[in-house]
RNA sequence: CGCUGUCUUCGGGGCGGGGUGCAAUUCCCCACCGGCGGUGUUUCCGGCGCAAGCCGGAUCAGCCCGCGAGUGCGCUUGCCGCACUGACCCGGUACCAUUCCGGGGCCGACGGUUCAGCCGGGAAUCUGUACCCGGCCACAGUCCGGAUGAGAGAAGGCACAG
Numbered sequence: 001c002g003c004u005g006u007c008u009u010c011g012g013g014g015c016g017g018g019g020u021g022c023a024a025u026u027c028c029c030c031a032c033c034g035g036c037g038g039u040g041u042u043u044c045c046g047g048c049g050c051a052a053g054c055c056g057g058a059u060c061a062g063c064c065c066g067c068g069a070g071u072g073c074g075c076u077u078g079c080c081g082c083a084c085u086g087a088c089c090c091g092g093u094a095c096c097a098u099u100c101c102g103g104g105g106c107c108g109a110c111g112g113u114u115c116a117g118c119c120g121g122g123a124a125u126c127u128g129u130a131c132c133c134g135g136c137c138a139c140a141g142u143c144c145g146g147a148u149g150a151g152a153g154a155a156g157g158c159a160c161a162g
């Protein structure tokens, strides 16, 4: 230094202003956010070189590739398998960029979400009011919940063999 085993720690961000409305961090306008690995013409540092440049390290994508998370199914019930699972274009530079620069776009699991009002029902003789029960109404990347969870992985310790 690399491989394998094992242990420890870490491992997701965001509603501020205005409008409508009985009611909205849920709708509308503006604003705000971007997990992990890879790639990478960016930036920084070090070395070499007369120079062009070359070598090494770090860093650089929400929408390129893969993964995680989420949902469904299965049985062999687990560090399991299979399926489903969001979104980018134009121009510029360059040998090379959906990654850089400029411009304009787009996307974001599942469950939940008052009150008032309205409708239906309930019990005492009727009516009204109040009360009780059920239904309707407003729809979330950002609120609440599963989740003090899980996890792609990251860093480090130890052991064995080379």
Stems, first nucleotide, its partner, number of pairs: 001162001004159007016030004032141001033108002035067004043058006062106002070084005075078001088104005110145003117136006
Annotation: The RNA shown here (FMN riboswitch aptamer (RFN element)) has 162 nucleotides. The sequence was found by an Rfam model in a public genome assembly.